[in-house]
Molecule: transfer RNA
Organism: Gymnelus viridis
RNA sequence: GCACUAGUAGCUCAGCGUAAGAGCACCGGUCUUGUAAACCGGUCAUCGGAGGUUAGAGUCCUCCCUACUGCU
Numbered sequence: 001g002c003a004c005u006a007g008u009a010g011c012u013c014a015g016c017g018u019a020a021g022a023g024c025a026c027c028g029g030u031c032u033u034g035u036a037a038a039c040c041g042g043u044c045a046u047c048g049g050a051g052g053u054u055a056g057a058g059u060c061c062u063c064c065c066u067a068c069u070g071c072u
Base pairs, nucleotide, nucleotide: 001071002070003069005067006066007065010024011023012022013021018055026042027041028040029039030038048064049063050062051061052060
């Protein structure tokens, strides 16, 4: 230098154009002498950045950034 993959909640991951979700974590409650576990409820993501396409973009296109891998 070229190519591939990945970037979504505090963490690990879903979401193949039509209302952004789950688990864990955190907070509150029930239970307990108390803690943990279990159960119930709740808060948190303008989706790496900028532009474009579209009635509508996490999703499609372009450029850039970061990480990993491969080739030279």